A computed fold for an 89-nucleotide RNA from an Alphaproteobacteria bacterium, annotated as Glycine riboswitch aptamer. NCBI's taxonomy places the organism under Bacteria, Pseudomonadati, Pseudomonadota, Alphaproteobacteria.
RNA sequence: ACGAGCCCUGUGGGAGAGACCAGGACAAUCCUGGCGCCGAAGGAGCAACGGCCUCGGAAACUCUCAGGCAAAAGGACCGCAGGGGGAUG
Numbered sequence: 001a002c003g004a005g006c007c008c009u010g011u012g013g014g015a016g017a018g019a020c021c022a023g024g025a026c027a028a029u030c031c032u033g034g035c036g037c038c039g040a041a042g043g044a045g046c047a048a049c050g051g052c053c054u055c056g057g058a059a060a061c062u063c064u065c066a067g068g069c070a071a072a073a074g075g076a077c078c079g080c081a082g083g084g085g086g087a088u089g
Stems, first nucleotide, its partner, number of pairs: 001088001006084008018035001020034005036069003042065001043063003049056002
């Protein structure tokens, strides 16, 4: 300094899958029982490779514990703006 990775805030976009069935008081919520599904909060698993060890090591892949299956909320990730930071010059 026209300032990287990374972190935070605001804001815009943002998929998938039963407004499931039964009872208790209708949707939501809560309790009990039941099946059917989704993957992009979180979590877990692993290849190459490194190592020699029962190890380390990715994901948007896999699993579905959690979460979710009208709307709302949430939502990985992406864009824009601002702040922190200080690799680099």
Annotation
The sequence was found by an Rfam model in a public genome assembly.